[in-house]
A computed fold for an 81-nucleotide RNA from a marine sediment metagenome, annotated as Glycine riboswitch aptamer. Rfam family: Glycine riboswitch aptamer. Gene Ontology term of the family: glycine biosynthetic process. The sequence is in RNAcentral, with records from MGnify.
């Protein structure tokens, strides 16, 4: 790389449409507000590394992208080639 397994965080309120039936209640998409989350990427600092004065650069930081039911994706870690 590639192939199996594992794999977190974070949502309320409102409107609107469908579906269920216990007739006002429950999911689900969609919009808007406002908040939130870091681990796809991206961006900065630079701890740290190296063939050392030149170079790579994070699991730190922003939150622009992604996300906050579930999929799905997922850093990193494990198994094989």
């Nucleotide at each position: 790389g590639a192939u199996c397994g594992g794999g977190a965080g974070a949502g309320u309120c409102g409107g609107c449409c469908c579906c269920g039936c216990c007739u006002g209640c429950g999911u689900g998409a969609c919009c808007g507000a406002c908040g939130c989350c870091g681990a796809a990427g991206g961006a900065g600092c630079a701890a740290c590394c190296g063939c050392c004065c030149c170079g790579g650069a994070a699991u730190c930081u922003c939150u622009c992208a992604g996300g906050c039911c579930a999929c799905c994706g997922g850093a990193c870690c494990g198994u094989u080639c």